[in-house]
Molecule: transfer RNA
Organism: Candidatus Kuenenbacteria bacterium
RNA sequence: GCGGAUAUAGUAUAGUGGUAGUACGCGACCUUCCCAAGGUUGAGGUGGCGGUUCGAUUCCGCUUAUCCGCU
Numbered sequence: 001g002c003g004g005a006u007a008u009a010g011u012a013u014a015g016u017g018g019u020a021g022u023a024c025g026c027g028a029c030c031u032u033c034c035c036a037a038g039g040u041u042g043a044g045g046u047g048g049c050g051g052u053u054c055g056a057u058u059c060c061g062c063u064u065a066u067c068c069g070c071u
Base pairs, nucleotide, nucleotide: 001070002069003068004067005066006065007064010024011023012022013021018054026042027041028040029039030038047063048062049061050060051059
């Protein structure tokens, strides 16, 4: 220098053009004499910019970061 892959909550991960889920973690409450465990509930997220579309996390382009391969 060229090509490819990935980027979603604090962590790990699923997902699909139409309200974004799960587990752990965190807060509150219940249960308990206390702790642990358990139950209910809440907050918290689509790397950035632009385009297509009635509508983009999803499709397209560029870019950023990481990883892999070639030279």